[in-house]
RNA sequence: UCGUGCUAGACGGGGCGGUAGCGGCGCUCUGAACCCGAAAUCCGCUAUAGCGGGGUUGAAUUCCCCCUCGAGGGUAUCCGGUUCCCGGCCUGGAGUGGAACCGCCGGUGUUGAUGAUCGGGUCCUGCGCAACGAGAACUUCCGAACCAUGUCAGGCCUUGACGGGAGCAGCAUUAAGGAAUCAUUCUCGUGUGCCGCAGGGCAGCCCGGUUUGAGCCGGUUGUUGCAAAUUCCGCGACGAUCCGGAAUUCGACAGGGGGUGCACGA
Numbered sequence: 001u002c003g004u005g006c007u008a009g010a011c012g013g014g015g016c017g018g019u020a021g022c023g024g025c026g027c028u029c030u031g032a033a034c035c036c037g038a039a040a041u042c043c044g045c046u047a048u049a050g051c052g053g054g055g056u057u058g059a060a061u062u063c064c065c066c067c068u069c070g071a072g073g074g075u076a077u078c079c080g081g082u083u084c085c086c087g088g089c090c091u092g093g094a095g096u097g098g099a100a101c102c103g104c105c106g107g108u109g110u111u112g113a114u115g116a117u118c119g120g121g122u123c124c125u126g127c128g129c130a131a132c133g134a135g136a137a138c139u140u141c142c143g144a145a146c147c148a149u150g151u152c153a154g155g156c157c158u159u160g161a162c163g164g165g166a167g168c169a170g171c172a173u174u175a176a177g178g179a180a181u182c183a184u185u186c187u188c189g190u191g192u193g194c195c196g197c198a199g200g201g202c203a204g205c206c207c208g209g210u211u212u213g214a215g216c217c218g219g220u221u222g223u224u225g226c227a228a229a230u231u232c233c234g235c236g237a238c239g240a241u242c243c244g245g246a247a248u249u250c251g252a253c254a255g256g257g258g259g260u261g262c263a264c265g266a
Base pairs, nucleotide, nucleotide: 001266002265003264004263005262006261009057010056011055012030013029014028015027016026020046021045022044023043024042034054035053036052037051063259064258065257066256067255068254072250073249074248075247077246078245079244080243081242083240084239086236087235090234092233093232094231096227097226099224100223101222103220104219105218106217107216108215115211116210117209118208119207120206121205122204123200124199125198126197127196128195129193130192131190132189133188134187135186136185137184139180140179141178142177148173149172150171151170156165157164158163
């Protein structure tokens, strides 16, 4: 060095979750990679960290170590952004309200705008008047078996007689009371009044007189400043959510480098 037969090893690995930890298992990345059995309300182990049974390969393309690359994942970290929530003691923009100014338009005004002044009304109090309501009086009617009045037939009492007396019914009248009328009078009251008188008030509004002599009123574009509020936008901060980036960490696949036995025979 070659051949034969073996052995260690290999026949997938990573991230996250979970766990005291490791592996399975779960989710996921890589990408192609023996089989069977049990296993998330778990299973098996303990730093030599899956278990049980079978099979293949085997010292190198295949096993082991290092470097590079870097799919993908992680983070009580940092930065930027999306959405949500909050803030008007953020009043910055839009919007809302009213004000001033300028311009424009319309109406009105020498048949007199506006202003000034005077008087009156509207308002309040008192009185009167009226209206309405209530009550009373007045008027009329009804109204008493007897115990109201008048007249009292008959009858009764009395008298020798004339006469006298009480008196029921009837008739007439009236009291208490009731009813009607509401014309008149009185009293009281009132969310009453194109009413009168007196006093007060008179800010505003209305009417009229006098005077003045050309404005006054409304709408609206724009500008300025004010107010209120938070509807939208902007702004600000904490938090939540998701996305991207940085840093750091783990790291499949792939590329490169290195390392690795035993026996026999030639």